[in-house]
Context: one part of a larger RNA
RNA sequence: GAUGAACGCUAGCUACAGGCUAAACACAUGCAAGUCGAGGGGCAACAUGCGGAAACUUCGGUUUUUGUGAUGGCGACCGGCGGAUGGGUGAGUAACACGUAUCCAACCUGCCCCCAGCUGGAGGAUAGCCUCCCGAAAGGGAAAUUAAUACUCCAUGAGUGCUUUUGGCGCCUGCUGGAAGCAUAAAAGAUUUAUUGGCUGGGGAUGGGGAUGCGCGCGAUUAGGUAGACGGCGGGGUAACGGCCCACCGUGCCGACGAUCGGUAGGGGUUCUGAGAGGAAGGUCCCCCACACUGGAACUGAGACACGGUCCAGACUCCUACGGGAGGCAGCAGUGAGGAAUAUUGGUCAAUGGGCGAGAGCCUGAACCAGCCAAGUAGCGUGAAGGAAGACUGCCCUAUGGGUUGUAAACUUCUUUAGUCUGGGAAUAAAGUGUGGCACGUGUGCCAUUUUGUAGGUACCAGAAGAAUAAGGACCGGCUAAUUCCGUGCCAGCAGCCGCGGUAAUACGGAAGGUCCGGGCGUUAUCC
Numbered sequence: 001g002a003u004g005a006a007c008g009c010u011a012g013c014u015a016c017a018g019g020c021u022a023a024a025c026a027c028a029u030g031c032a033a034g035u036c037g038a039g040g041g042g043c044a045a046c047a048u049g050c051g052g053a054a055a056c057u058u059c060g061g062u063u064u065u066u067g068u069g070a071u072g073g074c075g076a077c078c079g080g081c082g083g084a085u086g087g088g089u090g091a092g093u094a095a096c097a098c099g100u101a102u103c104c105a106a107c108c109u110g111c112c113c114c115c116a117g118c119u120g121g122a123g124g125a126u127a128g129c130c131u132c133c134c135g136a137a138a139g140g141g142a143a144a145u146u147a148a149u150a151c152u153c154c155a156u157g158a159g160u161g162c163u164u165u166u167g168g169c170g171c172c173u174g175c176u177g178g179a180a181g182c183a184u185a186a187a188a189g190a191u192u193u194a195u196u197g198g199c200u201g202g203g204g205a206u207g208g209g210g211a212u213g214c215g216c217g218c219g220a221u222u223a224g225g226u227a228g229a230c231g232g233c234g235g236g237g238u239a240a241c242g243g244c245c246c247a248c249c250g251u252g253c254c255g256a257c258g259a260u261c262g263g264u265a266g267g268g269g270u271u272c273u274g275a276g277a278g279g280a281a282g283g284u285c286c287c288c289c290a291c292a293c294u295g296g297a298a299c300u301g302a303g304a305c306a307c308g309g310u311c312c313a314g315a316c317u318c319c320u321a322c323g324g325g326a327g328g329c330a331g332c333a334g335u336g337a338g339g340a341a342u343a344u345u346g347g348u349c350a351a352u353g354g355g356c357g358a359g360a361g362c363c364u365g366a367a368c369c370a371g372c373c374a375a376g377u378a379g380c381g382u383g384a385a386g387g388a389a390g391a392c393u394g395c396c397c398u399a400u401g402g403g404u405u406g407u408a409a410a411c412u413u414c415u416u417u418a419g420u421c422u423g424g425g426a427a428u429a430a431a432g433u434g435u436g437g438c439a440c441g442u443g444u445g446c447c448a449u450u451u452u453g454u455a456g457g458u459a460c461c462a463g464a465a466g467a468a469u470a471a472g473g474a475c476c477g478g479c480u481a482a483u484u485c486c487g488u489g490c491c492a493g494c495a496g497c498c499g500c501g502g503u504a505a506u507a508c509g510g511a512a513g514g515u516c517c518g519g520g521c522g523u524u525a526u527c528c
Base pairs, nucleotide, nucleotide: 001527002526003525005524006523007522008521009520012380013379014378015377016376018373019372020338025336026335027334029333030332031331034081035080036079039078040077042074043073046072047071048070049068050067051066052065053064054063055062056061088291089290090289098215099214100213101212102211103210104209107208108207112204113203114202115201116200117199118198119197120154121153122152123151131142132141133140134139159184160183161182162181163180164179165178166177167176168175169174189196190195191194218262219261224254225253226252229251230250231249232248234246235245236244266288267287268286269285270281271280272279273278293314294313295312296311297310316327317326318325319324344370346369347368348367352366353364354363355362356361383414384413385412386411394404395403396402397401418469420464421463422462423461424460428455432451434449435448436447437446438445439444440443472517473516474515475514476513477498478497479496483512484511485510486509487508493500494499
């Protein structure tokens, strides 16, 4: 000098940033991923329309009840897209994990953009609903019936694979065109009729996968390690290369330029320190990786071996009618525990961003805000000017007197930041929606207008009164700025080091004075 700090004393305000470093310990409760009715069958709840009945009636109707999916819409269900992003944590990992550079002639890529072509025909189910059954529950079963952008089949077909043939090129395996034959193989509609969707192929963009060079911490009181081990041939598997896996064959491969083993650790941008070289660290923010109670596994899917999905095993907790079931905060709050120690079971989707949707919109503990904490940095204030009888008190001395506290106070004049009161009062809203108009390429653009603000009646501005409401902490032997008196008497105590204290202690305790810093000051811990 620095810190994600803690502790002690003290504490007025604002802004910005920060806030479980330990138990990757266990978790009550609420919320954190939904959305689409312009894919579908439907209609549980709500509202509307229509019909019936009853009561009341001012004969206009009103109320109650019932029927009807007819309309708005919509619980549950089928289906689509999204739940692989966002958010958390640092356990594991010494590794192509990360950083940097290069390569893939060995690869994939939903949504998005561009280009080309297509969108013909047929069928069988199933959830829901209904009727039953089993179960304490979680849930399960049977029968009947029904729809789709769900599923299946046929047609057409680029594309792909193989064979034949013919060009161009390269970086070893090769890459890239043309022609013929064979094989395989698509689609879905919706509505407000103007759009949007579906399928195939090619290209782009984006995101990923893989390979390699170099870099990347400690120990030799770890010296040998290794059988899928190293290579070949052939296959399987994968989006793709590869002992990734398998059969056979060979015996290789790594290692004092440190293999193997052990211990430690997420990596980087960066941060701290230092003149630099270097040393130390990796909290907040950004990128990458890994993990999601522990271990294992796959399914679905463009993408997962999947935090708020599934299955199995284990430990733990909970419910139970004892037969059986349920759960996973290292999401946001919050609780217990641990600890020297770290916050609210807050508000809003207004903005930014994300998912779904034609849109309106819905969801969003991402995000934006607010709350708590001197835990950090910066700013402001606690008044300013004048004022000497150098007042009183206190303390000290060489003591009828001086010194110091000290321009300090009193007193006079002035100011009003912050705070209090009164009044006004934002930007953040750009766009989008709705309405109207205009242009043309008729669904896009432009113009006008309307509506939408969590924070918030906040920031900010103006006015009013009034010095009013606001200073402490450590130290004073040397290092090291700052000294005297009293008390104590190797006691009580101090102390970072040297060292003080045994009767004159500038070193202990108190007082007065002083020094340093100041809304902080000290102590402790750690790094340079």

This is a predicted structure of a 528-nucleotide part of an RNA (small-subunit ribosomal RNA, 5' domain) from an uncultured bacterium. It matches the Rfam family "Bacterial small subunit ribosomal RNA". The coordinates come from a structure-prediction model, not an experiment, and the mean pLDDT is 84.